The part of an RNA shown here (large-subunit ribosomal RNA, domain IV) has 351 nucleotides and comes from an Armatimonadota bacterium.

[in-house]
Context: one part of a larger RNA
Parts: sequence; C1' cells; structure tokens
RNA sequence: CUCUCGUUAAGGAACUAGGCAAUCUAGCCCCGUAACUUCGGGAGAAGGGGCGCCCUGGUUCGUGUAGUCUGUGACGAUGAAGCGAAUUGGGGUUGCAGUGAAAUGGCUUGAGCGACUGUUUACCAAAAACACAGGUCCCUGCAAAGGCGAGAGCCGACGUAUAGGGGCUGACGCCUGCCCAAUGCCAGAAGGUUAACCGGAGGGGUCACCGCAAGGGAAGCCCUGAAGCGAAGCCCUGGUGAAUGGCGGCCGUAACUAUAACGGUCCUAAGGUAGCGAAAUUCCUUGUCGGGUAAGUUCCGACCUGCACGAAAGGCGUAACGACUUGAGCGCUGUCUCAACGAGAGACUCG
Repeated sequence: CUCUCGUUAAGGAACUAGGCAAUCUAGCCCCGUAACUUCGGGAGAAGGGGCGCCCUGGUUCGUGUAGUCUGUGACGAUGAAGCGAAUUGGGGUUGCAGUGAAAUGGCUUGAGCGACUGUUUACCAAAAACACAGGUCCCUGCAAAGGCGAGAGCCGACGUAUAGGGGCUGACGCCUGCCCAAUGCCAGAAGGUUAACCGGAGGGGUCACCGCAAGGGAAGCCCUGAAGCGAAGCCCUGGUGAAUGGCGGCCGUAACUAUAACGGUCCUAAGGUAGCGAAAUUCCUUGUCGGGUAAGUUCCGACCUGCACGAAAGGCGUAACGACUUGAGCGCUGUCUCAACGAGAGACUCG
C1' cells in the first nucleotide's frame, strides 16, 4: 500500500452526479395514530411507554386429593388442598446495558410515470418496457373464420356468436370534439375502360386453272387478322375514424396604453373542441412570477409566447401499490472537515 472487519474527539451530508456506502431503526405487549380514500385501505402511519431476576397478592383455566351431590352399582358431576399454565397488581433487587448474544422495519413529505400481483434483455438494462382485468372495432353461421402441412390430415373444438380468431386501448372516475378531399375497407351497379376465349371482315404465301405476256386466281393447306362478344378490377355512385390519417394564413378594430369580444380577406376535406400545458413534450431558456434555501440551471405552484400537447399510437384526474425516476425534511452516521488507532488476510524477506 491492497482487501475484509472494529472503534473514534468536535461537527453532522459540509461528501458526492446522487446520502453511493455504512450507520440509525428492529422482537413482543400496551397506549396512540393525520391528510386522503375506490370505505377495503392509508397503518407497523407517525409518536410514546414497558420488558431481567427475587418475594408476594388477585383473577381465570387445566389437572385433581379430601369433601359434597346424584345414583342400585360401575361410575358421573362438582371440587378446598397440591401441582401446572396464562394474565394482572404490589414490594424488593441488580448491571453501563434485561427483545443483555444471534436473527430482527429508519421515518415523513411534494411531484412524474405505470392502476394493481405479475413478466423481461440466461451472462452490463427489471423499467415508465411487456402482460393484465376492463373498453372498443373487425372477421367468423360451422366442412366457421384463422392457422400448420407437399398431401393425407390436424389444430381451432369433441367448441357454435355469452363461441372462436385478429387489431388497438389498458383498473376505476369524468370524457373521447371537427374532417370521408386523399389512402384503406364496405356497399352499389347504370355508364366508361378492360384479358383469355369466341368471332371472323380483310390481307398474305402456295397452287389447279385463265392469259401471248404482264398479271389474275377457286378449293385445300398455311400465315396473319378488323368489327363484334367478353368477368372481376379500375374509373364511377355512396358509406365508414376506438380505419391509415389530417385538424390554416394575412390585415384592421374599444374614450391612456395594451389587448382584441368584433370585422375584412385568402386558402382548405376540415381548420385542434374539452382538458392539460416551459410538460418523460419548451428551441430561445437558468422564460416570468410565487414557494422552499443564507444562497436553488434541479424541485413545487402558477402564467400561456404550445419552436413542436391533445382526446382509445387515447385526453385529464385518481386511493392503493413500486428493489422505478425526481425534489425536500427529521433521525442517523468516518460520505466528508481529516484523519487516527486496532484485528485478520495479502503485499515484502527467507524457505
């Protein structure tokens, strides 16, 4: 010096990103216990007191001798005493200390997120992530939808819409606004477009034949091929947001100023409603004001100028819960001021 422990004057978080770590606390009995609340809880809230041993008393219980009662009896019931147990008084006594060792909650409070118990990155993440009960939408009438398999076949299900599958949301409370123009989905079928197929006008090759020739050219065979016919789909007509998604700009205006209930104008499918808001979202920003501190980029309460919240990719609340995140306080401490001493194991030397 390193590791694992023990103790420490005065101070007591001044340490530090952060009380990380380590203390404190702790058991049982009694008293006592707030806001809030879904009336269950919160709660072991918080905060107090007691605890050993000896002597002695009360009460209750067990056992049960004598006795008493019932009974023909065996025996049963009751029951002083004795013994035992529990509990509750009084007195005494002792140590620094009586849950004498070990094991054995520190507490309170504000806020965020997630309702909760659960689940997870086996070996750097346990969480605010996943799940969840509940909500809602879509599909599915049974040889179901959906899924596995090349198939047979199987699962779904020996179930049957109070069932099964899929998506989103995520207890509970109050709620969930506007836009169907785009995209998707559903419905529709008049019209437009549209494939193969069907169709076969026409054109071409060959060739009998005609013609002096140029050339024409039936049938057949072959190549090509217009019109016409022709489904879904698309176009089209509607619907649909707890479907994918979206939810404006400029200018002016009130008897101080400021602001603009009001007006004008452009654009749009419609221009963000309720609620919330410098937020797990706020760039400017340590915004401004208030609170807490002697002093506060964090925190809490407000304001609203929301760069760039917003309503089931849910909005806002919410008791309880949390090895979650964050602010504050009490207690307590070697975290620190600032280090010291002690114990053990290493390190070092020899072997």

The coordinates come from a structure-prediction model, not an experiment, and the mean pLDDT is 87. Its Rfam family is "Bacterial large subunit ribosomal RNA". Its family is annotated with structural constituent of ribosome and ribosome in the Gene Ontology. RNAcentral holds the full RNA, with entries from ENA.